This is a predicted structure of a 74-nucleotide RNA (transfer RNA) from a Candidatus Kaiserbacteria bacterium. It matches the Rfam family "tRNA". Rfam classes the family as a transfer RNA. The sequence was found in a public genome assembly.
[in-house]
This record gives sequence, structure tokens and C1' cells, in this order.
RNA sequence: GGGCGAUUAGCUCAGUUGGCUAGAGCGUAUCAUUGACGUUGAUAAGGUCACAGGUUCGAGCCCUGUAUCGCCCA
Repeated sequence: GGGCGAUUAGCUCAGUUGGCUAGAGCGUAUCAUUGACGUUGAUAAGGUCACAGGUUCGAGCCCUGUAUCGCCCA
């Protein structure tokens, strides 16, 4: 230098051929339960979907560029 893949909540990850307000598990907080802790149950908080631009009535999803990480080629 070239090719491929990944980037979504604090962590691990889903997200179908583009369609209402973006989700799960774990974790965190509060409440209930307990003598207390734990377990269990309920509720809640937490997101610029890596960044910028484009297409579209509408983008996490499609297109272009950039960044970071991994693998391969030279």
C1' cells in the first nucleotide's frame, strides 16, 4: 500500500428485504420478601446506533468517505 470483517446501554450481544417511540441477558438504583445478607419478584435509570456526508416520505439497516480494532496479501 491492497483486500475482508467488526464498531448498537457500564459489559456481552440481537436487530428479519428500510416503516410507529431501538431491544435482550448480566450489571446498577429503588421497592417488596429476610433478623441480616443472598435468592426471587416488581419498577426505574442508562443510547449522538464510532464520526461526517448522501439517497429516501422515512435509515441502526442502503451508498460514499474518515477513524479505531482484528485477520489476510504484498
Taxonomically the source falls in Candidatus Kaiseribacteriota (Bacteria, Bacteria candidate phyla). The prediction has a mean pLDDT of 80.